[in-house]
RNA sequence: ACUGGAUGGCCGCGUGCCGAAAGGCGCGAGGAAAGUCCGGACUCCACAAGGCAACGGUGCCGGGUAACGCCCGGCCGGGGCAACCCGAGGGAAAGCGCCACAGAAAACAAACUACCCUCGCAGAUCGCGCUGCGAUCCGCUUUGGGAAAAGGUGAAACGGUGGGGUAAGAGCCCACCGCGGGACGGGCAACCGGACCGGCUAGGCAAGCCCCACCGGGAGCAAUGCCGAAUAGGAACCGCUCAUGGGCCAGCCUUGGCCCCGUGGUUCGGGUUGGCAGCUUGAGCGCAUGGGCAACCACGCGCCCAGAGGAAUGGUCAUCCAAGGGGGUUCGCCCCCGGGACAGAAUCCGGCUUACAGGUUCUC
Numbered sequence: 001a002c003u004g005g006a007u008g009g010c011c012g013c014g015u016g017c018c019g020a021a022a023g024g025c026g027c028g029a030g031g032a033a034a035g036u037c038c039g040g041a042c043u044c045c046a047c048a049a050g051g052c053a054a055c056g057g058u059g060c061c062g063g064g065u066a067a068c069g070c071c072c073g074g075c076c077g078g079g080g081c082a083a084c085c086c087g088a089g090g091g092a093a094a095g096c097g098c099c100a101c102a103g104a105a106a107a108c109a110a111a112c113u114a115c116c117c118u119c120g121c122a123g124a125u126c127g128c129g130c131u132g133c134g135a136u137c138c139g140c141u142u143u144g145g146g147a148a149a150a151g152g153u154g155a156a157a158c159g160g161u162g163g164g165g166u167a168a169g170a171g172c173c174c175a176c177c178g179c180g181g182g183a184c185g186g187g188c189a190a191c192c193g194g195a196c197c198g199g200c201u202a203g204g205c206a207a208g209c210c211c212c213a214c215c216g217g218g219a220g221c222a223a224u225g226c227c228g229a230a231u232a233g234g235a236a237c238c239g240c241u242c243a244u245g246g247g248c249c250a251g252c253c254u255u256g257g258c259c260c261c262g263u264g265g266u267u268c269g270g271g272u273u274g275g276c277a278g279c280u281u282g283a284g285c286g287c288a289u290g291g292g293c294a295a296c297c298a299c300g301c302g303c304c305c306a307g308a309g310g311a312a313u314g315g316u317c318a319u320c321c322a323a324g325g326g327g328g329u330u331c332g333c334c335c336c337c338g339g340g341a342c343a344g345a346a347u348c349c350g351g352c353u354u355a356c357a358g359g360u361u362c363u364c
Stems, first nucleotide, its partner, number of pairs: 001360003005320007013028006030342001034353002037351005042220004055216005060074005075089001076087004090211002095209002097205003112151002115146003120140002123137006159177006178200001179198003184193003224277004234268007245260005284303004289298003321340001324337005
């Protein structure tokens, strides 16, 4: 990386077609159908267009793709003797923030031990012109300074090694290495090489805020559309009834009009159960040719491969195939038992991740 039981008979299950029926014929899980983590198709809702802001995501470069956070090729960094493997891999000289423990100090540097010079004091030795002075050495609860090389801590200590230099030291100076800039050369690019220049200024963290570039409206097939029964609600109209009633008609009364109850009929509308569509011919699969390092693309030929509703894809028998166990053997093999990894379509694709007995193949 591939495969992941095979063939046949019988009885069932789902579905499509044919048939008046009986029945017949065809098809019927997966590489992951899984997790539902990314990216789309499709549908509805929202929305003039463009810009800005907010929020979320992505983040080396080039290519592939409908698209992606996926894939391919390359670059850089890390690991490995190597084949190869791993990397949230833009920006830390825009700003803010943080850097545990340990340690003197964790970033405008600072100074614990130790080092050097010096003041003071004490001591030793030596010298002299000897109540003392001077030199050298050693020391201190000592004064003032120098320095950051040494010790030690840490994931990380403000370049490293060596030499010169110095009171001791220090890029203070020099060589090499590292770092920064960099003419020029190579590459589409990431990036690589690098004459020369700079004594070195520039610690780490952006899976902290942030800056930069690019992308992003929301919900999901229980989306959504169509048809639409009984029954119970709703609305309109008509007839009858209550009714010598009550209410309203802008102070009161009368007339008149309308409404209020029940019932029958006709019509309309929304919804529930249900039915149909969406639904599987698709960014499809196989083979050949061509292009490309590859991912992939183009073209030709062939094929149709579950579409159902909480949901069918099963059982059994026979013969084989491997795993395992036992027995026999003339060592060639034979017989018996036994049992088959992970798993299980629900609108559909492209990925990623996770699970996987056994077998096969290739490479190092």

Predicted 3D model of a 364-nucleotide RNA (Bacterial RNase P class A) from uncultured Roseovarius sp. NCBI's taxonomy places the organism under Bacteria, Pseudomonadati, Alphaproteobacteria, Roseobacteraceae, Roseovarius. Rfam family: Bacterial RNase P class A. By type it is a ribozyme. The coordinates come from a structure-prediction model, not an experiment, and the mean pLDDT is 75.